[in-house]
RNA sequence: GGAGCCGGCCGGGCGGCCGCGGUCCCGGUUCGGGAUCGAGGAAAGUCCGGACUCCGCAGGGCGCGGUGCUGGGUAACACCCAGGCGGGGCAACCCGUGGAAAGUGCCACAGAGAACAGACCGCCGAUGGCUCGAUGACGGCUCGCCGCCGAGAGCACAGGCAAGGGUGAAACGGUGAGGUAAGAGCUCACCAGCGCGAGGGGCGACCCUCGCGGCUCGGCAAACCCCACCGGGAGCAAGGCCAGACAGGGACCGGACGGCCCGUCCGAUGGUCCCGGGUAGGCCGCACCGAGGGUCGCGGAGACGAGGCCCCCAGAGGGAUGGUCGCCGCCUCGCCCGCGAGGGUGAGGGACAGAAUCCGGCUUACAGGCCGGCUCCUCCA
RNA sequence: UGCGGGGUCGUCUAACGGCAGGACGCCUGGCUCUGGACCAGGAAGUUGGGGUUCGAAUCCCUGCCCCGCAGCCA
Numbered sequence: 001g002g003a004g005c006c007g008g009c010c011g012g013g014c015g016g017c018c019g020c021g022g023u024c025c026c027g028g029u030u031c032g033g034g035a036u037c038g039a040g041g042a043a044a045g046u047c048c049g050g051a052c053u054c055c056g057c058a059g060g061g062c063g064c065g066g067u068g069c070u071g072g073g074u075a076a077c078a079c080c081c082a083g084g085c086g087g088g089g090c091a092a093c094c095c096g097u098g099g100a101a102a103g104u105g106c107c108a109c110a111g112a113g114a115a116c117a118g119a120c121c122g123c124c125g126a127u128g129g130c131u132c133g134a135u136g137a138c139g140g141c142u143c144g145c146c147g148c149c150g151a152g153a154g155c156a157c158a159g160g161c162a163a164g165g166g167u168g169a170a171a172c173g174g175u176g177a178g179g180u181a182a183g184a185g186c187u188c189a190c191c192a193g194c195g196c197g198a199g200g201g202g203c204g205a206c207c208c209u210c211g212c213g214g215c216u217c218g219g220c221a222a223a224c225c226c227c228a229c230c231g232g233g234a235g236c237a238a239g240g241c242c243a244g245a246c247a248g249g250g251a252c253c254g255g256a257c258g259g260c261c262c263g264u265c266c267g268a269u270g271g272u273c274c275c276g277g278g279u280a281g282g283c284c285g286c287a288c289c290g291a292g293g294g295u296c297g298c299g300g301a302g303a304c305g306a307g308g309c310c311c312c313c314a315g316a317g318g319g320a321u322g323g324u325c326g327c328c329g330c331c332u333c334g335c336c337c338g339c340g341a342g343g344g345u346g347a348g349g350g351a352c353a354g355a356a357u358c359c360g361g362c363u364u365a366c367a368g369g370c371c372g373g374c375u376c377c378u379c380c381a
Numbered sequence: 382u383g384c385g386g387g388g389u390c391g392u393c394u395a396a397c398g399g400c401a402g403g404a405c406g407c408c409u410g411g412c413u414c415u416g417g418a419c420c421a422g423g424a425a426g427u428u429g430g431g432g433u434u435c436g437a438a439u440c441c442c443u444g445c446c447c448c449g450c451a452g453c454c455a
Stems, first nucleotide, its partner, number of pairs: 001377010012328007020038008040352001044363002047361005052235004059262004064231005069083005084097005098226002103224002105220003120165002122161003127158002129155004139149003173191006192216002194213008239284004248275006254266003277454003292311005298305002330349008382451007391405004399435001407423005428444005
């Protein structure tokens, strides 16, 4: 200098004028003035997990749903950290992740055969069968006939085989030797995988070494399922209090309990549903005390934890957090000056988006920019 | 705000994980003097992206869009 990998952060700044919402104070009670605070990294999607509230308690079993290598973190998680194994990359690094030898199911088309496999082409035909053959077959010698040699030969019907061809996403280990009629883990050596056993390391996933067994046993569980763990249901329109208006009627039933059963508790001035009526109001929950924020060192490999000090930090219920001007700064383009680094000037651009009960995550969207660490290649010293 | 359901030619709808089919509509040609009807032929689709699988409209994840429900009193 080039190419790349990972992590973190910012998301314009200052000022003037006009305007909006909350809280506090003052004047006043349609309001005005002052002080102070006022969006985000995703406030989003609502995909997970919790807090909180109600269902009396939140109990057991089955079912259902969710998660899924191991260990740790956490209030909890499908999140985070560290590690194991497999795959990709020269590397930094990235991606994946229970069990298919418990059972069931599926694997279209093509292909002989698709899961205790199969035989289309092909190879063989040892054994059995048929035919020919000492009246000389088949084959050989010979250019050929004659002649000579002399005992088996042919067919591929039964049958054997799975090496090779071919099909497919996938075809039941690989190489070599032996073996055979032809072949084949059929046998052997080595290699690969799997299983079992022993020893060692690690909390563990797992790894290393040795021995034995021809065991060679496809894929799919984001199919049913098995195993382990987790989950009671509903959601701030939860739920509580107050005010106002109206018109009640009917059906059914034990209820809490919602898929089922058991257990427990409560029980008709009770509950559910339907038709009809009224209303579209206020306060709390709810926004200062929290799994809160900042900072400092400590423990830990890290996620994180414990602690000291400081801070209080949006908040409605027609829904505030905005508009405009000036200067500076950033990016793009044009022009001018300068050898050049650069300077001047004009125009344009500046994203995604916007709290609504509150937190922790994940995912998705995002103009432009900054910082840190690491890898590979090349060059120079 | 919360919860629930669903996206297949232009429209309405089918499709055990195995070639996306049908009807109406549209286009072209034929028949007719012309139009309609009729006959023949054709175009046109799985909401976007990623994953699992040999193979995805279908299964999983993540966006986008559409629809529905609800409060209080008695």

This is a predicted complex of two RNAs, RNase P RNA and transfer RNA, with 455 nucleotides together.
Its mean pLDDT, the model's own confidence on a scale to 100, is 78.
Rfam match: Bacterial RNase P class A. The family's RNA type in Rfam is ribozyme.